[in-house]
Context: one part of a larger RNA
RNA sequence: CAAUAAUGCAUACGGUGGAUGCCUUGGUCGAAAGUACCGAUGAAGGACGUAUUAGGCUGCGAUAAGCUUUGGGGAGCUGCCAAAAAGCUUUGAUCCAAAGAUUUCCGAAUAAGAUAACUAGUCGCCUUUGGCGACAUCCCAACAUGAAUUCAUAGUGUUAGGAAGGGUACAGCCCGAACUGAAACAUCUAAGUAAGGCUAGGAAAAGAAAUCAACAGAGAUUCCCCCAGUAGCGGCGAGCGAAAAGGGAGGAGCCUAAACCCGCCAACAUUCUUUCGCAAGAAAGUUUGGGCGGGGGUUGCGGGGUUUACGAUAUAGCAUCAGUUGAAGAUAGUUGAAUGCUCUGGAAAGAGCGACCAAAGAAGGUGAUAGUCCUGUAAGCGAAAUCUGAAACUGGCUUAGUAAAUACCCAAGUAGCACAGGACACGUGUUAUCCUGUGUGAAUCCAGCUCGACCACGAGCUAAGGCUAAAUAUACUUUCGGACCGAUAGUGAACUAGUACCGCGAGGGAAAGGUGAAAAGAAGAGCGAAACGCUCAGUGAAAUAGUACCUGAAACCGUAUGUUG
Numbered sequence: 001c002a003a004u005a006a007u008g009c010a011u012a013c014g015g016u017g018g019a020u021g022c023c024u025u026g027g028u029c030g031a032a033a034g035u036a037c038c039g040a041u042g043a044a045g046g047a048c049g050u051a052u053u054a055g056g057c058u059g060c061g062a063u064a065a066g067c068u069u070u071g072g073g074g075a076g077c078u079g080c081c082a083a084a085a086a087g088c089u090u091u092g093a094u095c096c097a098a099a100g101a102u103u104u105c106c107g108a109a110u111a112a113g114a115u116a117a118c119u120a121g122u123c124g125c126c127u128u129u130g131g132c133g134a135c136a137u138c139c140c141a142a143c144a145u146g147a148a149u150u151c152a153u154a155g156u157g158u159u160a161g162g163a164a165g166g167g168u169a170c171a172g173c174c175c176g177a178a179c180u181g182a183a184a185c186a187u188c189u190a191a192g193u194a195a196g197g198c199u200a201g202g203a204a205a206a207g208a209a210a211u212c213a214a215c216a217g218a219g220a221u222u223c224c225c226c227c228a229g230u231a232g233c234g235g236c237g238a239g240c241g242a243a244a245a246g247g248g249a250g251g252a253g254c255c256u257a258a259a260c261c262c263g264c265c266a267a268c269a270u271u272c273u274u275u276c277g278c279a280a281g282a283a284a285g286u287u288u289g290g291g292c293g294g295g296g297g298u299u300g301c302g303g304g305g306u307u308u309a310c311g312a313u314a315u316a317g318c319a320u321c322a323g324u325u326g327a328a329g330a331u332a333g334u335u336g337a338a339u340g341c342u343c344u345g346g347a348a349a350g351a352g353c354g355a356c357c358a359a360a361g362a363a364g365g366u367g368a369u370a371g372u373c374c375u376g377u378a379a380g381c382g383a384a385a386u387c388u389g390a391a392a393c394u395g396g397c398u399u400a401g402u403a404a405a406u407a408c409c410c411a412a413g414u415a416g417c418a419c420a421g422g423a424c425a426c427g428u429g430u431u432a433u434c435c436u437g438u439g440u441g442a443a444u445c446c447a448g449c450u451c452g453a454c455c456a457c458g459a460g461c462u463a464a465g466g467c468u469a470a471a472u473a474u475a476c477u478u479u480c481g482g483a484c485c486g487a488u489a490g491u492g493a494a495c496u497a498g499u500a501c502c503g504c505g506a507g508g509g510a511a512a513g514g515u516g517a518a519a520a521g522a523a524g525a526g527c528g529a530a531a532c533g534c535u536c537a538g539u540g541a542a543a544u545a546g547u548a549c550c551u552g553a554a555a556c557c558g559u560a561u562g563u564u565g
Stems, first nucleotide, its partner, number of pairs: 008563008021550001022514002026485002028482009037166002045106003048061003052084001055081003067100006076088003112119002121135006137163003141159005170201001171199004181188001185235001211218002222249004232240002253467003256411001260295006268289002272285005300445001302410003305406006316398003321395005328388004333381003339354005355372002357361001363375003416440008426452001447462005501508002521549001524536004
């Protein structure tokens, strides 16, 4: 100096990879309507089986992807992954709905036992290698039986009824944290939350003023809006946080206790009388106490009872009780208007030119974007069977006094008070009110309680018994919807998902969607030892859409060319 390799860069073409875009079977949030407990007639939940079949899912149960009946429906069907074979069906299958039958074993699990899905009895009956049935415990009632111990009681037995166990959420009650916040922390907060327990229902709870209010009035409870982040509470810190009034949803009010009357029962106490007895006392009856049943009565301009006098048979209601009829609805369905041609294209629903329906131009599907193609939609119609059930009728039940007198009753270890706590928005504070524990302890209408210390006046109300639908909460079903997600999102789960897998166990817990309009899923041929490989051929609009399949980014890896050197 030249050439080459390697490396870097650039361009092109690939591989790998699975981002992005598009899609949605699935989620998520909400609205309306409806429904709302299941279980010894064996649940919830499982195990094991079950098809022509090896597995998973679904269904079902030795009658086992099914059996019967009654309805619907009208041409295909034998569930899915997922075909094949063999069959069924207009003598009406498959399918949908209602009502039945069957329903192995475990499980409250229940003859006994046990390491759940197993072992293994006794008795009775039968059509007897076997089949069917009964047999756990507790509670309550009736009946029978029946010890120590005479009567009796305990106990025992039989029969009938009931309970048990499960339940995501919602409700009431009991019990009850801490992290956290206060920029530390102790009162306080978190929070009467979470966790735990009990009980119940389709809702639960609450509920017909010893309530609010403020001198005016309201008129049970519950829920929503507002009042109001107000009044207040508060190491007056952090924070907590009403109520009345007003506007709506809904609307419904009732029953006992007591006084008094009647009946029945009665161990005991008690008053009085009679009989017997010398007396003590005994017997019979009776008064007052007690219990049960019926009547009565239920209220706050107080009510009721009792006595006397007068008057009335009306009015209204039933959520309670029985029966009859039964609108309507739910659980299958059914009728349902209206479009042609041309062009492009693989395909017409697109474009062009015309037409039609509309109580229907919601939506989805169909080879691209369809009011008039399909399913539907608007508007109508429909039930053999089961369930819900408005309303009506019949019976049944309930329901009103007036005046005067009287002073009999009107919920007691209660209210209140003291101490100690708790709940009220209210942390003891000037702290009313409500609820407990310990102690104490009233009044009965000339009474009592409340009106935020307490007192007076005034006002309101009637505690110490009970029941009560609706408006409300939640889950599920159905029908709708979303300036919700779109496969690392949305449920953990769009797929065999609470699966695979991990853990002794409590428990933890994934990944994983997309060919194409249609499988038309590549006959046949070549290469080769062979392949699910490659090359042709063929299908298809497309195969760089070939099942490792839509699109196919980047990192990363190559090939070719150029350049650097």